[in-house]
Context: one part of a larger RNA
RNA sequence: CUUACGGCUAGACGGAAAGACCCCGUGCACCUUUACUAUAAUUACAUAUUGUAUUAAAAUUUUUUGUGUGUAGCAUAAGUGGAAAGUCGACUUUUAAUAAAUUCUUAUUUACACAAGUAAAUAAAGAAGACUUAAUUGAAAUACCACUCUCAAAACUUUUUAAUGCUUAUUAUUUUUAAAAUAAGACAGUGUGUAAUGGUUAGUUUGACUGGGGCGGUCGCCUCCUAAAAAGUAACGGAGGCGUACAUAAGGUAAACUUAAAUUGAAUAUAUCAAUUUUUAAGCAUAAUAGUAUAUGUUUGCUUAACUGUAAGAUUGACAAAUCAAGCAGGGACGAAAGUCGGUUAUAAUGAUCCGGUAAUUCUGAAUGGAAAAGGUUAUCGCUUAACGAAUAAAAGGUACGCCGGGGAUAACAGGCUAAUUAUUCUUUAGAGACCCUAUCGAUGGAAUAGUUUGGCACCUCGAUGUUGGAUUAUCGCAUCCUGGAGCUGUAAGCGGUUCCAAGGGUUUAGCUGUUCGCUAAGAAAGGCGGUACAUGAUCUGAGUUUAGAACGUCGUGAGACAGUUUGGUCCCUAUCUACCGUAAG
Numbered sequence: 001c002u003u004a005c006g007g008c009u010a011g012a013c014g015g016a017a018a019g020a021c022c023c024c025g026u027g028c029a030c031c032u033u034u035a036c037u038a039u040a041a042u043u044a045c046a047u048a049u050u051g052u053a054u055u056a057a058a059a060u061u062u063u064u065u066g067u068g069u070g071u072a073g074c075a076u077a078a079g080u081g082g083a084a085a086g087u088c089g090a091c092u093u094u095u096a097a098u099a100a101a102u103u104c105u106u107a108u109u110u111a112c113a114c115a116a117g118u119a120a121a122u123a124a125a126g127a128a129g130a131c132u133u134a135a136u137u138g139a140a141a142u143a144c145c146a147c148u149c150u151c152a153a154a155a156c157u158u159u160u161u162a163a164u165g166c167u168u169a170u171u172a173u174u175u176u177u178a179a180a181a182u183a184a185g186a187c188a189g190u191g192u193g194u195a196a197u198g199g200u201u202a203g204u205u206u207g208a209c210u211g212g213g214g215c216g217g218u219c220g221c222c223u224c225c226u227a228a229a230a231a232g233u234a235a236c237g238g239a240g241g242c243g244u245a246c247a248u249a250a251g252g253u254a255a256a257c258u259u260a261a262a263u264u265g266a267a268u269a270u271a272u273c274a275a276u277u278u279u280u281a282a283g284c285a286u287a288a289u290a291g292u293a294u295a296u297g298u299u300u301g302c303u304u305a306a307c308u309g310u311a312a313g314a315u316u317g318a319c320a321a322a323u324c325a326a327g328c329a330g331g332g333a334c335g336a337a338a339g340u341c342g343g344u345u346a347u348a349a350u351g352a353u354c355c356g357g358u359a360a361u362u363c364u365g366a367a368u369g370g371a372a373a374a375g376g377u378u379a380u381c382g383c384u385u386a387a388c389g390a391a392u393a394a395a396a397g398g399u400a401c402g403c404c405g406g407g408g409a410u411a412a413c414a415g416g417c418u419a420a421u422u423a424u425u426c427u428u429u430a431g432a433g434a435c436c437c438u439a440u441c442g443a444u445g446g447a448a449u450a451g452u453u454u455g456g457c458a459c460c461u462c463g464a465u466g467u468u469g470g471a472u473u474a475u476c477g478c479a480u481c482c483u484g485g486a487g488c489u490g491u492a493a494g495c496g497g498u499u500c501c502a503a504g505g506g507u508u509u510a511g512c513u514g515u516u517c518g519c520u521a522a523g524a525a526a527g528g529c530g531g532u533a534c535a536u537g538a539u540c541u542g543a544g545u546u547u548a549g550a551a552c553g554u555c556g557u558g559a560g561a562c563a564g565u566u567u568g569g570u571c572c573c574u575a576u577c578u579a580c581c582g583u584a585a586g
C1' cells in the first nucleotide's frame, strides 16, 4: 500500500414522517357569546273545534212622539221638494138616540225652555169659524202632503263586552263485558295566524397594508419637500390642511383708490398727522405653494351670467372619470362705448351602480278604443357605502383538542452579512498621585481590532438543519489563572503593582437551584477567558422550556388566555459510504 474481518459513530446539512411551532388561504372543523340572520320551544292575543241560559253595561236597527229663537218681522222660521182659490171644521160619518170626533178664547196641571214661549192632558162656557195667499226676509209658511237632518224620550230588533250558571262537545279518574259513575267543562287540549322571548339548534361572518404576525398606526381628497431644472416617481420618509363658507356677497359689471413695516418730528401714545427708507415684505374667507400693486387687493353705484340649449379643439387618465375652452342660438346685467359676465386669484370641500321619493312630460299603455297601474325621458332628493372603484339591506370571538393546502415569498434555533451595542487595544492628557500627566489611577475626545453579548437584515434550510443544562469524549486560540523568563516601579528585604515574552503541562471537591451564572464551605500552585451548529442526543440523560389531564392567582360575559405559578407527561434507527481504532493475510 491492497484485501478481508471485527469495532466506533464525527460527517454524508444520515434514515423515518409533503413541520405539529410561525405566517399565508376571501380553506375546514368544533366551541363561545349582549356578532348577524333564522329556528325548536315557551308566553300573549285572534280564530276553528264551540253549545245553552240569565243579569248588567255599551253600541246598533226600526217605529212613535217631541225638539230647533242671529237681525228684520204679528212671532221660537231646522232643511228640501210637491201643492195655489186652496186646506181643516161645519155640511158629513158612526150609534136606536142623547152624544163623540175639529179649531179658537178662559182656567188648572205636567214636560221642555234662550223665561219671550212651545207642546200635551183635564174641566167649564161661548163662538162657527180658523189658516194661507198681500207686507216684512238671503230663504215662506205647523194651510196640507212626502223625504231628510240636530238633540231628547219610550218601545222593539240585533250585536258586543263582563260576570255567573247549565250540560251535550271535549278532557281526567274509577269500576267494568258493553257502558256507566264521579270530577272538570265550553275553560283546557289540538290546528292555523300574528307578536314577544329565544346559543335550544343551525347557517355564516369576523378587512387589508405591515422590514414575520399581533398590539399600535393608517386607508379618500388638497399643498410643499424628498423628486435628480419637461411630465411622472416609492417608503409605517419629513411638514401641514379638507369633508366647508359666501345672496344685508366674499358673485357680475362700471368707476375711483393703494397696502405693510421701520426711522424721525409734533410732550405721551401700537390709536391721529407729516416726511424719509425698504419696494410687495400687506391684502386676496381658510392649509401650503404659485400668482397678483397698470390689480386678482380696497371703496362706492347699479345689479343677478351662481343663466337656458349646445360646442370646434385641447390637457389628463389603463378604464371609469376629471379639467380647460373659442364659437353659435335664446333671453338678460353693467357700461357713453369698446366690451365683460355660463359663480368666487388658482389648486381641496367628496361617492359609481342598484333601489326608492318628489316635480314636469305633445313618450309607451299587454287583442282593439278609453282610463289606470307600471315603465321611459328631463330635473332633483336619500349613503362618515370614511376599509372613501363602494363584495350583503343585515355579521363578533376562542382553539394547547385541532385538521387540510402551501411557504424558507415570512418569524422562533443555528449559520451568513453588518458591528449600533459588547469586549479588547492604541491615542489625547484635564485631573489625582506632597512636587511631577504616564510607578500607579485616569474624565473627555479621537483611531483601530475582535466576532464571545444584546440587536439589525431576512440570504440557505418549513416534502424537518432536534432546543437549555448536565454526563462522556475532546480539539483549537491566547486577550495567561498557575508554573517559567524579563523591563519599569512612588522595587530597602519580604510581599506586591504594572508591562513584555511564553500555550509545554496543569487548571478541585461539596451544599442550594433545572439551571449556565451566582452565593456559601473546605482544602489547593491555580481553581483562566473564549471558539468548535451557544463542540458533542444515528453516544447517554430529560430536571427546565414547549402538546394533550388537573389546579391556583389575574384577565375575559363566555369559549378560553397569561416570557405568571404548581403537579403529571412514550427521546426510534440491525451502519451502505467517508473518517477513525484494532487484528490477520499478501
Stems, first nucleotide, its partner, number of pairs: 001586007010578003014573002022407004027403002029399004035204004041197009051166009062155005068149001078148005086131003093100002102128004106123007170184006207219003216236001220242006243388001244285001245344002251303007259281001260278007283292002286349001288347003307330004313324003319389001332341003355382007363375002414461001415459001416457003420454001422450006431441002468543001469541003473535001474532005481506003484501006508522005549567004553562003
The prediction has a mean pLDDT of 80. A computed fold for a 586-nucleotide part of an RNA from Plagiotropis lepidoptera, annotated as large-subunit ribosomal RNA, domain V. A source record names the gene rnl. It matches the Rfam family "Bacterial large subunit ribosomal RNA". Taxonomically the source falls in Plagiotropis (Eukaryota, Ochrophyta, Bacillariophyceae, Naviculales).